Predicted 3D model of a 93-nucleotide RNA (c-di-GMP-I riboswitch aptamer) from a Halanaerobiales bacterium. The prediction has a mean pLDDT of 86. NCBI's taxonomy places the organism under Bacteria, Bacillati, Bacillota, Clostridia, Halanaerobiales.

[in-house]
RNA sequence: AGCUGAUAAAGGCAAACUGCCCGAAAGGGCAGGGCGCAAAGUUAUGGGCCUAAAGUGUGUAUUCUUACACACUAGGGUUGCCAGAUUGCCGGC
Numbered sequence: 001a002g003c004u005g006a007u008a009a010a011g012g013c014a015a016a017c018u019g020c021c022c023g024a025a026a027g028g029g030c031a032g033g034g035c036g037c038a039a040a041g042u043u044a045u046g047g048g049c050c051u052a053a054a055g056u057g058u059g060u061a062u063u064c065u066u067a068c069a070c071a072c073u074a075g076g077g078u079u080g081c082c083a084g085a086u087u088g089c090c091g092g093c
Stems, first nucleotide, its partner, number of pairs: 002093004012037002017032006035080001041086003045083003048078003055072007
């Protein structure tokens, strides 16, 4: 340096759930809590998935300009969905 993760050692992260906060929502932050994880470190770059405030269209109602319903739509989100890129502990070959 490359490939690799059986037994370790030192450690690390932290699912569900609960409380508070942010957000239209998806979801996120902090604290508790541990399902698990050899990158469950970072990155929204590619794909997938989630949400739909604003926007567009249709319909209904009507107090006459608005209200409601449905559909589409990401510039919003998910890295613990998969992959790429990138950084890294220890061991083995």